[in-house]
Context: one part of a larger RNA
RNA sequence: UUGGGUUUAAAGGGUCUGUAGGCGGGCUUGUAAGUCAGAGGUGAAAGCGCUUAGCUCAACUAAGCAACUGCCUUUGAAACUGUUGGUCUUGAAUGGUUGUGAAGUAGUUGGAAUGUGUAGUGUAGCGGUGAAAUGCUUAGAUAUUACACAGAACACCGAUAGCGAAGGCAUAUUACUAACAAUUAAUUGACGCUGAUGGACGAAAGCGUGGGGAGCGAACAGGAUUAGAUACCCUGGUAGUCCACGCUGUAAACGAUGGAUACUAGCUGUUUGGUUUUAAGACUGAGUGGCUAAGCGAAAGUGAUAAGUAUCCCACCUGGGGAGUACGUUCGCAAGAAUGAAACUC
Numbered sequence: 001u002u003g004g005g006u007u008u009a010a011a012g013g014g015u016c017u018g019u020a021g022g023c024g025g026g027c028u029u030g031u032a033a034g035u036c037a038g039a040g041g042u043g044a045a046a047g048c049g050c051u052u053a054g055c056u057c058a059a060c061u062a063a064g065c066a067a068c069u070g071c072c073u074u075u076g077a078a079a080c081u082g083u084u085g086g087u088c089u090u091g092a093a094u095g096g097u098u099g100u101g102a103a104g105u106a107g108u109u110g111g112a113a114u115g116u117g118u119a120g121u122g123u124a125g126c127g128g129u130g131a132a133a134u135g136c137u138u139a140g141a142u143a144u145u146a147c148a149c150a151g152a153a154c155a156c157c158g159a160u161a162g163c164g165a166a167g168g169c170a171u172a173u174u175a176c177u178a179a180c181a182a183u184u185a186a187u188u189g190a191c192g193c194u195g196a197u198g199g200a201c202g203a204a205a206g207c208g209u210g211g212g213g214a215g216c217g218a219a220c221a222g223g224a225u226u227a228g229a230u231a232c233c234c235u236g237g238u239a240g241u242c243c244a245c246g247c248u249g250u251a252a253a254c255g256a257u258g259g260a261u262a263c264u265a266g267c268u269g270u271u272u273g274g275u276u277u278u279a280a281g282a283c284u285g286a287g288u289g290g291c292u293a294a295g296c297g298a299a300a301g302u303g304a305u306a307a308g309u310a311u312c313c314c315a316c317c318u319g320g321g322g323a324g325u326a327c328g329u330u331c332g333c334a335a336g337a338a339u340g341a342a343a344c345u346c
Stems, first nucleotide, its partner, number of pairs: 004317003007300002012314001014201004021194003025088004030083002033081002035077008049065006091191001092188003095184006103177006110154001114150008125136002162169002206247006215241002220236004258313006266291011295302002319346003328339004
C1' cells in the first nucleotide's frame, strides 16, 4: 500500500463550533470539463506472447502477426457527475401560537444542623473505642435554656424523573440570556451533512493575587493496634475545600459505543406536547427505561436510543515489553500537558 477493523481482544478525538476539503433533494434549459463511441497520428528497436522458417534437434537466429492497456488531434453522443440559467418544496432555516425543564449568569432570600461568643440553670465528669488512651473539664466542662455571630451545604419532595454539546446542574424568588418540543404552513428556496488546521467550553486536584475560613480535612503531631505499623481506629490539625479575577487542560472526561440521513416485527413503563372519545381508553410527535422477533456478534450481548441494512464525512488501530519513556519542538509561573521514536528483548 491493498485489505480488515475500533462496547469488552489494539483502536471513537472530553465536547461543541467552524475554515479548507470531501459528499449532497425534485423538475427543466444550455454546455461538453469528467464519461462513452468513431477516425487519424504517435506509442524506437530488441525483448515478452502467437504462427512459421534457418542451422541434423535445441539453445540460438530470422520473418510475420499480436501487444504496447498510454498520450495528442479531430468528429460525434448527452444518460450520469461537473458547470450555466430557470423553477419547486419534502431537507434546512425564519416567523406565529402553545408549552417544558436542578439549562446558564447576576442579585436578593429562608429554615434546620454545626461551631463559637455572652448570660442563666446545674455538678463531676465528658468524649472516644473492639477495648483503651491521647484530648476537654472545679479558672465549672458535658447536658440544658435564651440571645448574638460566622461560614458552608441545601433534609423531605426525589424518581433507571428532568435539563444541558460535553464537563455538569437541586432552598425560594427576581432580572437578564439561551435551548428544546408540539402545532401552524405565513416567509426564504437546497441556504444542507461532515469537518484536517484553528477557535471556544471543559470535573477534581494543582498554581498566582486578594479575600474568607463553620464543618470536613492531604501534610504534620500525639494516642492506640502490631513482631514492626511511616497504615486501617481515635484526639487534634495546616494547605485545601468557599468567593473574585487569572492560569492549568487533564480523568474509568464511560454508553469504555464519533456525527448525519434513510429503512427494518412487536410487548410494556415513564416525562412532556397534540388529536379524538361513551372520559375507561385509543391514536400521533419528541425524549427517557425494561423485555424481545428477524438480523448481527467469538461470545457476553445488542436489537428503531442497533452493536441490523445502506450511504457520506471525520478520528483512530496494526503483537507484548521497552514507553506514553528519550530526544527535539510547541504551550505553561510551576506542576506538567501535547506531539512522540529507536536500540534491545520475548
This is a predicted structure of a 346-nucleotide part of an RNA (small-subunit ribosomal RNA, central domain) from an uncultured bacterium. Its mean pLDDT, the model's own confidence on a scale to 100, is 86. Rfam family: Bacterial small subunit ribosomal RNA. Rfam links the family to the GO terms structural constituent of ribosome and ribosome.